Annotation: This is a predicted structure of a 1564-nucleotide RNA (small-subunit ribosomal RNA) from a Deltaproteobacteria bacterium. Its mean pLDDT, the model's own confidence on a scale to 100, is 84. Rfam family: Bacterial small subunit ribosomal RNA. Its family is annotated with structural constituent of ribosome and ribosome in the Gene Ontology. NCBI's taxonomy places the organism under Bacteria, Pseudomonadati, Myxococcota, Myxococcia.
């Protein structure tokens, strides 16, 4: 290098919700996994696990620790056998050295339970013990001798209810005691050696002292003695004593590790150490006496809260986080507290003593008890099992052993509590059955699903067979070996045989029958897989978040269907995850939460260059340990899996040894670049103190002078004839320093500004020298710190909180004005906060530039100033890379890095409460929680809005003309009334509107009378043709009766068909009933405003932007130019219609210039003209000049009938208003069906105190009246228009020619013109109202028609505030026609006649367009939103106190017990002949000490009349503070005031709009 190989490497997803939309920040929520769980619904089987998490609350009953006769004394009973006896019975043997009890030994300190306590050497890990112990077990050495005296049991007496106790007497031992012996051990002393932490330890050695013991059972006679055999003895086994070693198990000590609170900051007298003692197995204040005054603590002492610790478990990619059930290790506890005894081991769960609480027994005197062992009970609780079987296995105790004991354990029972496995059938089967649901009525779907047919046989059921778990001990037999004198006997090993199973007749296997017995739960708006119908109607309800429900709910409830999981499924709770949402891995702090107001600086953290050394950190290797189980890998065992066995890997840690030395640290030495010092300079509102100066305000004095001054939006309060204001001179006093002055300077920040003097500090520049890392940062600490405020004393000119007055206003505790006190000033103290801001902590290094400015220095030219270039230090602006959510920052970083400090973790509650510290106070600093919301927020975007700005347009204003508002009438509306006054329309954009026409009809309303397949449509059956006429009843509808009368088409006929009528039943008809907020269609409006968009490209993370902005221009987003845009669409304009000029064509009903004719274009004739109606032409800024950018365009002109859109109309972009209409029509849904439908008569829509809108007619002389005379256009006409002529004053009547119309008729045009009258008046104006008489239409004019005549003759003399229309053939004025219609216009729609005035202009009002700016608005300013007050509810704070718990201190008290003292009472072992002694015991005393008591504190919890603010709530009250310049810019600190938001003073900030100016920058 290549190739090959490699068990223990396998892993990281997001979504919803703030907005109109976007992006970021940021919280909330969800999807996952898990559980000793619980609850709801449901439930077939098996395996393996698990099962009081709460009351360490109280416990009935049973069981859970005994065993050994091979240590000992004593010793029953049933049964059996033998002997004696007639028998009863007695004796002996056996049972049996057994049961029960006792002495003694061992065990009871293990096993089992629980987690209260404990924050500790308790636990984990690694060490130490030269400071220790260790019964039983193993190995080795030595030994086991001679004696003695008791006490239980037992017998007996007594006390007691009992529990139990006392006295006397007998007795054994492996029980107890004394003597001997002592290899070794122990103690003190002497000598020597090694090691050493210098304390000591270990080893060798000398002499001295001290302390032992127990036997039992089996066998045998080799030795001795009696001599069948036994004893001494020997021997085997077990036991015993002493020592050494081992093993095991413990005690003690130490390093390190693992909870929260600093709103716990100081704690400590046995406390810290020493010396000497005591005590213990053992070091040690463990205890005591004395001496010293120490010890711990910000690396968190002390205090408080919580908690058994660990292996591990759950989660997680990991790092972590949470937990500590089951299993395993350790600890602690055993009713509560205290204490010791015994013992190898305990201060002892099923032992003792005492105290306390509780329970039980009692004869009331006294006793008994301790389930946190296994079951079980009550209680608590959301909640957790059987008063089971067995020692068969595993393990434990005792025993030589058999064996006994064992709620340890092994099993079974209960519980879907968990994990795992299996089943509830499989195949086929389309008429796609019935039925359900749905439907657009065709169908679709449940659905091959079912039924039917063909199969299978798991599980469950029945019957039968049937394991493994058992290997042994022991016994019997055989073999080998060993002890021994031994062929007794025993030990060890081995072979064979026999024996032992709770579970359990269980697992498993076979057979039988038969699809037969076995599926539910949740969900279906998004997240999140899954959709329809019905019911309900902001109700009932749902909801994890967002949110659903107010009549079409995929979100509520039911159903059908679907989706998911499945013997389970959901819900709730908890943990981790997602959450990079505490960020070590892996976050931030300009504006979102977040840089301390600024500095000095100790500890701490961190630190320049070189060399040597060390090896603490670091790295490598080895080694010890890291218990087992668990996790992981491989292999194996249960049919599989869960489960489990074996081996491995791993346990990321700690210790030890060796090595490496780059980096960090330690030690030593050196260096100069960091830092500092010395020297020389200049700059500066840097600080402190003193002195001086002029201008101005005010006041005082004097002069001049006269009626006002002052102030404001306008005023008033105020001052002034007692002389103000103004002006001149003089004086007093205080405060502040114009111009210079500048994003200039200085300072750490706050801050600093006249001149001058003194003192003091810092920075910068220059050049050399010195020191040699001396540096940086900085918790605590200390100092400084605007303004307001406080204290004491001064001072006070101006200004000015409070206060007073005047205004404004609905009010005005404000803004404005006149006054005015604290204060502002000085001195000395205090306070310690500001939007104390660059909202940007400090230091160092690095990373393009450009251009100003301040200070110093250098270079070149120059006499010099100036100018130019360069360096250092400051201070601005623009900008590249980079960063940023964006805005923006950008060598003065918010870039790239390092170091240190501070701070943040959703909004509100709250910078609040409580506690603490500080302060004279105001208050400051530190700093929570309950509760509540699903947002709060940053930046940017598009709109909308502004009492923001710029530009522009419109009969918008202005300039004009005429009206409305006043009167009468008409008409519509509101209101009122009514049986009904049908309904709709409500700012502009409802109101002479729907309605182009309500006496009946219409008509929808009311009253009354009627009908029910219906007035109308389709279908079925039957009958009849249809149809016409007459009579009766009735208001009519309707009802009844009678008469006449048959057609059309096909067909030979019978008959059939179309259409119509009648009858019957059922589907259905019908509805001007509701919903215009379920809809279509149509319409109004902004608005005939010039806008609204798209494709591609580009820019931006994105919403979006660009285009569409800009410069011009236009009526116009019209056009031009420019431009990261280039194009396009809907709008504009044009194309269409009418009109204005001309031409052509065509001349009847039209026309008549010429010719003829007539009363008359009447006729002939003609078609030139007019006209008619069709097709064309014409106008395009085309031409000229000017302006403009060489453009677009504009201005002027020519020509022309017309000129810049010629005039008018039709035409209405994207959209807005839930605009209007369900009563035009259509239509979903709902409602109604002998009525909300239909028919009929009458009434009503026509009412009338009143209010409003729209009109008509007037108020008069520009007029009225009378008479005469002209000139139109556009329409209409056969159910019609109606001529001439006649009648009537007239409306009209008669009449009937003509006309289906360029022919006839309506038809008279009117104003105008001419002439006359009226003469300023309620009139010769005006005509309402009323009376009488008529006409016409119509079935019918009463309610309720129009018109005519005569008579009557109202209000009204030009209209308040306010308001409307109109810019040219327009306004104004005059008449004509038409639609509707039998009749009924002052309305509506058209037509022509006459025919003006004015527009300076865009400041203002209204509406609109474009650009820009601010915004807390987006339902979009008719927006949003703040605080008090009132009401309800909730949690919290304060509070006279009250109650409980814990704890501290002082004192009292002192049980049991250990220890000490005493011990005159009692006393077997030893000494002594005895007396007595030694020793011991009771008793008594003392120290210590638990419970208890008293007093005073501390902490914490609960509660408390009342009280305080806070939060939440439906449409409550008062105002309008904030968001726009929010109508007084807002906000921060502070002080005063006020119902409240707030207002005012003072200092500060920009996170203020707008306009102007200045400075700077960029481009040219």
């Nucleotide at each position: 290098a290549a190739a090959u190989u490699u068990a223990a490497c396998u892993g990281g997803a997001g979504a919803g919700u703030u907005u109109g939309a976007u992006u970021c920040u940021g919280g909330c929520u969800c999807a996952g996994a898990a559980c000793g769980a619980a609850c709801g619904c449901u439930g077939g089987c098996g395996g393996c696990g698990u099962g009081c998490c709460u009351a360490a609350c109280a416990c009935a009953u049973g069981c859970a620790a005994g065993u050994c006769g091979c240590a000992c004394g004593a010793g029953a009973u049933a049964g059996g056998c033998g002997u004696a006896g007639c028998a009863a019975u007695a004796c002996g043997c056996u049972g049996u050295g057994u049961a029960a009890a006792g002495u003694g030994g061992c065990g009871c300190a293990c096993g089992g339970g629980u987690g209260a306590g404990u924050a500790a050497c308790a636990c984990g890990u690694g060490g130490g013990u030269a400071a220790c112990a260790u019964a039983c077990c193993c190995u080795c050495g030595a030994g086991a001798u001679c004696g003695g005296g008791a006490c239980a049991a037992c017998c007996u007496g007594c006390c007691g209810a009992a529990a139990g106790g006392c006295g006397g007497g007998c007795u054994a031992a492996u029980a107890c005691c004394g003597g001997a012996u002592a290899a070794g051990a122990c103690c003190a002393c002497g000598g020597g050696a090694a090691c050493u932490u210098c304390g000591g330890u270990u080893c060798c050695u000398g002499a001295g002292g001290u302390a032992a013991a127990a036997g039992a059972u089996g066998g045998c006679c080799u030795c001795u003695a009696u001599u069948u055999a036994u004893a001494a003895g020997c021997u085997a086994u077990c036991a015993c004593u002493u020592g050494a070693g081992g093993a095991u198990u413990g005690g003690c000590c130490c390093g390190c590790g693992g909870c929260c609170c600093a709103u716990c900051a100081g704690c400590u007298a046995g406390u810290u150490g020493g010396c000497g003692g005591g005590g213990u197995a053992a070091a040690g204040g463990c205890c005591c006496a004395c001496c010293a005054a120490g010890g711990c603590u910000a690396u968190g002492a002390c205090g408080g809260g919580u908690a058994g610790c660990u292996g591990g478990u759950c989660u997680g990619a990991g790092a972590g986080g949470a937990c500590g059930a089951u299993c395993a290790g350790c600890c602690a506890c055993a009713c509560u507290g205290g204490a010791a005894c015994u013992g190898a081991g305990a201060c002892a769960c099923g032992g003792u003593c005492c105290a306390g609480a509780c329970u039980c027994c009692u004869a009331c005197g006294g006793g008994a008890g301790g389930c946190a062992g296994c079951a079980g009970u009550g209680g608590g609780g959301a909640a957790u099992a059987u008063u089971g079987g067995a020692c068969a296995a595993u393990g434990g105790g005792c025993g030589c052993a058999a064996g006994c004991c064992u709620g340890a354990u092994c099993c079974a029972g209960c519980a879907a509590c968990g994990c795992c496995g299996c089943g509830u059938g499989a195949g086929u089967g389309a008429u796609g059955a019935a039925g359900g649901c749905u439907u657009u009525c065709g169908g679709g779907u449940c659905g091959u699903a079912a039924a039917g047919c063909u199969c299978u046989g798991u599980c469950a059921g029945a019957g039968g067979g049937g394991a493994a778990g058992a290997a042994a001990c022991c016994u019997g037999g055989g073999g080998a070996u060993u002890c021994a004198a031994a062929u007794a006997g025993g030990g060890u090993c081995u072979c064979c045989a026999a024996u032992u199973g709770a579970c359990g007749g269980u697992a498993c296997c076979c057979u039988c029958g038969g699809a037969g017995g076995a599926a539910g739960c949740a969900c279906c708006g998004g997240c999140u897989a899954a959709c329809u119908c019905c019911g309900u109607g902001c109700c009932a309800g749902c909801a994890g978040c967002c949110g659903c429900g107010g009549u079409a709910a995929a979100a509520c409830g039911g159903a059908g269907g679907g989706u998911g999981c499945a013997a389970g499924c959901g819900u709730u709770g908890u943990u981790c995850g997602g959450a990079a949402u505490u960020a070590c891995u892996g976050g931030g702090c300009g504006u979102a939460a977040a840089g301390c107001g600024c500095g000095u600086g100790c500890a701490g953290g961190u630190g320049g260059u070189u060399u040597u050394u060390u090896a603490a950190g670091u790295c490598c290797u080895g080694u010890g340990u890291g218990a087992a189980a668990u996790c992981c890998c491989u292999c194996g065992g249960c049919u599989u899996a869960a489960c489990u066995g074996a081996g491995g890997a791993a346990c990321u840690g700690c210790g030890c040894a060796g090595g490496a030395u780059a980096c960090u640290g330690g030690a030593a030495a050196a260096c100069u670049u960091g830092a500092a010092u010395a020297c020389g300079g200049g700059a500066g509102a840097a600080g402190a103190g003193g002195g001086c100066g002029g201008a101005a305000u005010u006041c005082c004095c004097a002069g001049u002078g006269u009626a006002g001054a002052g102030g404001u939006g306008a005023a008033a309060u105020u001052c002034g004839u007692a002389g103000a204001u103004a002006u001149u001179g003089g004086g007093a006093g205080g405060a502040a320093c114009a111009c210079c002055a500048g994003c200039g300077g200085c300072g750490a920040a706050a801050g600093c500004g006249g001149c001058u003097c003194u003192c003091u500090a810092g920075a910068c520049c220059g050049a050399u020298a010195u020191u040699g890392a001396c540096g940086c940062u900085c918790a605590u600490a200390c100092g400084c710190g605007a303004g307001a405020g406080c204290g004491u004393g001064g001072g006070u000119a101006g200004c000015a909180a409070a206060c007073a007055g005047g205004a404004u206003u609905a009010g005005a505790u404000a803004c404005c004005c006149u006054g005015g006190u604290a204060g502002u000033c000085c001195a000395c103290g205090c306070u310690g906060u500001a939007a104390a801001c660059g909202a940007u902590g400090g230091a160092u290094g690095c990373u393009a530039g450009g251009u100003g400015u301040u200070g110093c220095g250098g270079g070149a030219g120059u006499u010099g100033a100036c100018c130019c270039c360069c360096g250092c230090a400051g201070u601005g602006c623009c900008g590249a890379c980079g960063c940023u959510a964006a805005c923006g920052c950008a060598u003065u970083a918010a870039g790239c890095a390092u170091c240190c400090c501070g701070c943040c973790u959703g909004g509100g509650g709250a910078g609040u409460a409580c506690g603490g510290u500080c302060g004279c106070a105001a208050g400051a600093c530190u700093a929570a929680a309950a509760c509540u919301c699903a947002a709060a927020g940053g930046a940017a975007u598009u709109g909308a809005c502004g009492g923001g700005g710029g530009c522009c347009c419109g009969c918008a204003c202005a300039a004009g003309c005429g009206g409305u508002g006043g009167a009468g009438c008409a008409u519509g509306u509101g209101g009122u009334u009514c049986a009904a006054u049908u309904c709709g329309a409500c700012g502009c954009a409802a109101c002479g509107c729907g309605a182009a026409g309500a006496a009946c009809c219409u008509u929808a309303c009311c009253u009354a009378g009627g009908c029910u397949u219906g007035a109308c449509a389709u279908g079925u059956a039957c009958g009849g043709a249809a149809c016409c006429c007459u009579c009766c009843u009735g208001a009519a509808a309707g009802g009844g009766a009678g008469g006449g009368g048959u057609g059309c088409c096909c067909g030979c006929a019978a008959g059939g068909g179309a259409g119509c009528c009648g009858u019957a039943a059922c589907a259905c008809a019908g509805g001007u009933g509701c919903u215009g907020c379920a809809u279509g269609g149509c319409u109004g409006u902004c608005g005939u405003c010039a806008g609204c968009u798209c494709g591609u490209g580009u820019c931006g993370u994105g919403a979006g932007a660009u285009g569409u902005u800009g410069g011009g221009u236009u009526a116009a987003g019209u056009c031009c130019c420019g431009c990261a845009a280039c194009g396009a669409g809907c709008g504009c304009a044009a194309c269409c219609c009418c009109u204005g000029c001309c031409u052509u064509u065509a001349g009847u009903u039209g026309c008549c210039a010429u010719c003829a004719u007539u009363c008359a274009g009447u006729u002939g004739g003609g078609c030139a003209c007019u006209c008619u109606a069709a097709a064309g032409g014409g106008a395009c800024u085309g031409c000229c000049g000017g302006u403009g950018u060489u453009a677009a365009a504009c201005c002027g002109g020519a020509g022309g009938a017309a000129g810049g859109u010629g005039g008018g109309g039709a035409c209405g972009a994207c959209g807005u208003c839930a605009a209007g209409u369900c009563c035009u029509c259509a239509u979903g849904g709902c409602c109604u069906u002998u009525a909300u439908g239909c028919c009929u008569a009458g009434g009503g829509c026509u009412a009338c105190a009143c209010a409003c809108g729209u009109g008509c007619u007037a108020c008069a002389a520009u007029g009225g009246g009378u008479a005469c005379u002209a000139c139109a256009a556009a329409g209409g006409g056969u159910u019609g228009c109606c001529a001439a002529c006649c009648c009537g004053c007239g409306a009209g009547g008669g009449g009937g020619a003509g006309c289906u119309a360029a022919u006839c008729c309506c038809a008279a045009a009117a104003a105008a013109g001419u002439a006359c009258c009226c003469c300023a008046a309620g009139u010769u104006c005006g005509g309402a109202u009323u009376g009488u008489a008529g006409u016409c239409u119509g079935c019918a004019a009463c309610u309720c028609g129009a018109c005519u005549a005569c008579a009557u003759g109202a209000a009204g003399c030009u209209g308040g505030a306010a308001u409307c229309g109109c810019u040219a053939g327009u306004a104004a004025u005059c008449g004509c026609g038409g639609a509707u219609c039998a009749g009924a216009a002052c309305g509506c729609c058209g037509c022509g006649g006459u025919g003006a005035a004015u527009a300076c202009g865009u400041u203002c009002c209204c509406g609109g367009g474009c650009c820009u700016u601010g915004u807390a608005c987006a339902c979009a300013c008719c927006g949003c939103c703040c605080g008090u007050c009132a009401c309800a509810c909730c949690a919290c704070g304060a509070a006279a106190g009250u109650g409980a718990a814990u704890u501290a201190u002082a004192c009292c008290a002192g049980a049991a017990g250990c220890c000490g003292g005493u011990g005159c009472g009692c006393u077997a072992a030893c000494c002594g002949c005895a007396a007595g002694g030694a020793g011991g015991c009771a008793g008594c005393c003392g120290u210590c000490c638990a419970a208890g008591g008293u007093a005073u504190g501390a902490u914490c919890c609960a509660u408390g009349a009342u009280u305080g603010g806070g939060g939440u709530g439906a449409a409550g009250u008062c105002g309008u503070a904030a968001c726009a310049a929010g109508g007084u810019a807002g906000c921060c600190g502070u002080a005063g005031g006020g119902g409240a938001a707030c207002c005012u003073g003072u200092g500060g900030c920009u996170g203020g709009a707008u306009c102007a100016c200045c400075u700077c920058c960029u481009u040219u």